[in-house]
RNA sequence: CAUCAACAAAGGCAAACUUGCCGAAAAGCAAGGACGCAAAGCCAAGGGUCUAAGGGCUUCAAAACCUAUGACAGCCGGUUGCCGUU
Numbered sequence: 001c002a003u004c005a006a007c008a009a010a011g012g013c014a015a016a017c018u019u020g021c022c023g024a025a026a027a028g029c030a031a032g033g034a035c036g037c038a039a040a041g042c043c044a045a046g047g048g049u050c051u052a053a054g055g056g057c058u059u060c061a062a063a064a065c066c067u068a069u070g071a072c073a074g075c076c077g078g079u080u081g082c083c084g085u086u
Base pairs, nucleotide, nucleotide: 005086006085012037013036017032018031019030020029021028035074041079042078043077046076047075048072049071050070054067055066056065
């Protein structure tokens, strides 16, 4: 110096839930709040998951069903990388 393991300090992120905004919904954003996280940083045209407005299908009309061009990186994966105790 590099890698791996355990782990201390400093610093970082923030689940559920609540309130408000926004959206068809899933979700997202802000404030509060901490279940957890050593990549809980970034990547959605790799797999997976959620939603179904519009469209399709069906119908007398609906419901149901199919569909991502909408989302999720705190599901797997890819990629970059900070502090420095034993």
Predicted 3D model of an 86-nucleotide RNA (c-di-GMP-I riboswitch aptamer). The coordinates come from a structure-prediction model, not an experiment, and the mean pLDDT is 82. Of the family's consensus pairs, 89% are formed in the model.